c-di-GMP-I riboswitch aptamer from an uncultured Pseudomonadota bacterium, 95 nucleotides, folded computationally. The prediction has a mean pLDDT of 85.

[in-house]
RNA sequence: CACUGUACAGGGCAAACCCAUCGAAAGGUGGGGACGCAAAGCCACCGGUCUGAAAGUCCGGCCGAUUACCGGACCACGAUAGCGGGGUUACCAGG
Numbered sequence: 001c002a003c004u005g006u007a008c009a010g011g012g013c014a015a016a017c018c019c020a021u022c023g024a025a026a027g028g029u030g031g032g033g034a035c036g037c038a039a040a041g042c043c044a045c046c047g048g049u050c051u052g053a054a055a056g057u058c059c060g061g062c063c064g065a066u067u068a069c070c071g072g073a074c075c076a077c078g079a080u081a082g083c084g085g086g087g088u089u090a091c092c093a094g095g
Base pairs, nucleotide, nucleotide: 001095003094004093005092012037013036017032018031019030020029021028022027035082041088042087043086045085046084047083048080049079050078056074057073058072059071060070061069
């Protein structure tokens, strides 16, 4: 030190699932639980993926008519750091 992770020390984190809770949802948080993880520590900057309540655009319906109401499509400013890239910090050992 911008490299490596076979073994060592202290250990660390915790998927699915279950319970509680927040949320419209995706999902988050806490407890239990371990599939895995050498950054599965932290950051939504880039791409991907997921969601679509509200706002917006469009289409259809309803109506005498409508900016209202109902249904649908699109849409992120929501989510994911355990999808990948990038940034940043760090334990042990090796080199």